Predicted 3D model of a 75-nucleotide RNA (c-di-GMP-I riboswitch aptamer) from a Fimbriimonadaceae bacterium. Rfam family: c-di-GMP-I riboswitch aptamer. Rfam describes the family as follows. GEMM was predicted in a large-scale screen for bacterial structured RNA regulatory elements. The prediction has a mean pLDDT of 87.
């Protein structure tokens, strides 16, 4: 280095739900709150879904592939 993943170690994230905020929406951001994740870190590249003001548009990275950094470690 590569593969792989515990009822181990340290650290992380946070569905659905509820306040406020922004967006026409879809969905985003802050707080709370945990279903769950071993990349649930980050990139719309390809598939797939979804919104409008239908286009050289936009959203989803918690839907599946690719991409690209990264903690910890036993069989």
């Nucleotide at each position: 280095c590569c593969a792989a993943g515990a009822u181990a170690c340290u650290a992380g994230c946070a569905a659905a739900c509820c306040a406020c905020c922004g967006g026409c929406g879809a969905c985003g951001g802050u707080g709370g709150g945990a279903c769950g994740c071993a990349a649930a870190g980050c990139c719309a590249c390809g598939g797939a879904g979804c919104c409008c003001u239908u286009g050289a548009g936009g959203c989803u990275a918690g839907c599946c592939g690719g991409g690209u950094u990264a903690c910890c470690u036993a069989a």